[in-house]
Context: one part of a larger RNA
RNA sequence: UUGGGCGUAAAGGGUGCGCAGACGGCUUGUUAAGUCACUUGUUAAAUUCUUCGGCCUAACUGAAGGUGUGCAAGUGAUACUGGCGAACUAGAGGGUGGAAGAGAGAAGUGGAAUUCUCGGAGUAGCGGUAAAAUGCGUAGAUCUCGAGAGGAACACCAAUGGCGAAGGCAGCUUCUUGGUCCAUUCCUGACGUUCAUGCACGAAAGCGUGGGGAGCAAACAGGAUUAGAUACCCUGGUAGUCCACGCUGUAAACGAUGAUCACUGGACGUUGGUUCUGUUUAACAGAAUCAGUGUCGUAGCUAACGCGUUAAGUGAUCCGCCUGGGAAUUACGGUCGCAAGACUAAAACUC
Numbered sequence: 001u002u003g004g005g006c007g008u009a010a011a012g013g014g015u016g017c018g019c020a021g022a023c024g025g026c027u028u029g030u031u032a033a034g035u036c037a038c039u040u041g042u043u044a045a046a047u048u049c050u051u052c053g054g055c056c057u058a059a060c061u062g063a064a065g066g067u068g069u070g071c072a073a074g075u076g077a078u079a080c081u082g083g084c085g086a087a088c089u090a091g092a093g094g095g096u097g098g099a100a101g102a103g104a105g106a107a108g109u110g111g112a113a114u115u116c117u118c119g120g121a122g123u124a125g126c127g128g129u130a131a132a133a134u135g136c137g138u139a140g141a142u143c144u145c146g147a148g149a150g151g152a153a154c155a156c157c158a159a160u161g162g163c164g165a166a167g168g169c170a171g172c173u174u175c176u177u178g179g180u181c182c183a184u185u186c187c188u189g190a191c192g193u194u195c196a197u198g199c200a201c202g203a204a205a206g207c208g209u210g211g212g213g214a215g216c217a218a219a220c221a222g223g224a225u226u227a228g229a230u231a232c233c234c235u236g237g238u239a240g241u242c243c244a245c246g247c248u249g250u251a252a253a254c255g256a257u258g259a260u261c262a263c264u265g266g267a268c269g270u271u272g273g274u275u276c277u278g279u280u281u282a283a284c285a286g287a288a289u290c291a292g293u294g295u296c297g298u299a300g301c302u303a304a305c306g307c308g309u310u311a312a313g314u315g316a317u318c319c320g321c322c323u324g325g326g327a328a329u330u331a332c333g334g335u336c337g338c339a340a341g342a343c344u345a346a347a348a349c350u351c
Stems, first nucleotide, its partner, number of pairs: 003323004007305002012319001014201004021194003025088001027086005033081002035077008049065006091191001092188003095184005103177007110154001115149006125136002162169002206247006215241002220236004258318006266296014300307002324351003333344004
């Protein structure tokens, strides 16, 4: 609970697609469902309201009249909403010509570095720390030169750079493929917006089967530290991290800010286009404009912090969510999952 809100106080769904639903540009005709007006009927009586009357008065009471709301029928109105018909181009989509990009999937390939193996050379230490020790090393280590194996990640470029719906994406090449931006105003002609349920995607960790395993490293072992040290530091080290297929479906999944549209002063950067101007003309500089991405700030907003054309300003449509703290991202039940668990979601009690 007809209210007020959701950046940080409780509150934006992790993200997209999208059925139902809700809402929907401009012109015209028609209809009259919604809507509006009038009339009639009904809406029992009592009650309430008005007038008159009866008890000395009031309460109480008798009579008459009226109001009101809903429903139904009839007759009209046609601005708005809806239905049907016709037309339009400003929304939306398409065509044509250009542009940028770590967007995605697959295959191939490159160099640096770590580790290991083999060979040469070489000798007593190496490693590690605040200091040490465990550890490695005369069975020749560390260091150094050469050859090889293997896995993983891609220095510089690199950027308040770029792309993607989000998660996220970075060596190079090829193939397949999604989206975006600009110009043109050629085509369609409202085809749109949002979206409960649903479907799809979804970091890391984790799970299943099979591979792989260089480095790193939960668990674990040892050495230190310490009163203790199930830690921080050190030496090792297994799952895992990697690949394929399948599951899980969660994150401070954050801009802690839902999507779409319109409007509202500026200044300074930067990315991709287009047009114009200038110059020392095959490149620079400047201006305008469209689309992104940042910083600062006017009005306005805000409890303040701050936000400020990428709004948290001013409006519109739709969805999600909140309603004192704890109990409780819980119990029970249900659905899903191999499990771990996820989703949905209370109450007693207490302050």